[in-house]
RNA sequence: GGGCCCGUAGCUUAGCUGGUAGAGCGCUACUAUGGCAUAGUAGAGGUCAGGGGUUCGAGUCCCCUCGGGUCCA
Numbered sequence: 001g002g003g004c005c006c007g008u009a010g011c012u013u014a015g016c017u018g019g020u021a022g023a024g025c026g027c028u029a030c031u032a033u034g035g036c037a038u039a040g041u042a043g044a045g046g047u048c049a050g051g052g053g054u055u056c057g058a059g060u061c062c063c064c065u066c067g068g069g070u071c072c073a
Stems, first nucleotide, its partner, number of pairs: 001072007010025004019056001027043006049065005
């Protein structure tokens, strides 16, 4: 320098054929217990790496950039 893959909540990640972004763990509150562990209920937490484009509508499609991985040279 070139090819390919990946980037979504604090962490691990799902998201089909474009149609209001979910789960587990963690966190907060409450309930059960004398207390802890544990369980249950409720809740907070996301510029979907950044920018642009297509579209009525983009996490998803297209282009550029950034970061990580891998292969070739």

A computed fold for a 73-nucleotide RNA from a Minisyncoccota bacterium, annotated as transfer RNA. The source organism's lineage runs through Bacteria, Bacillati and Minisyncoccota. Its mean pLDDT, the model's own confidence on a scale to 100, is 81. It matches the Rfam family "tRNA". By type it is a transfer RNA.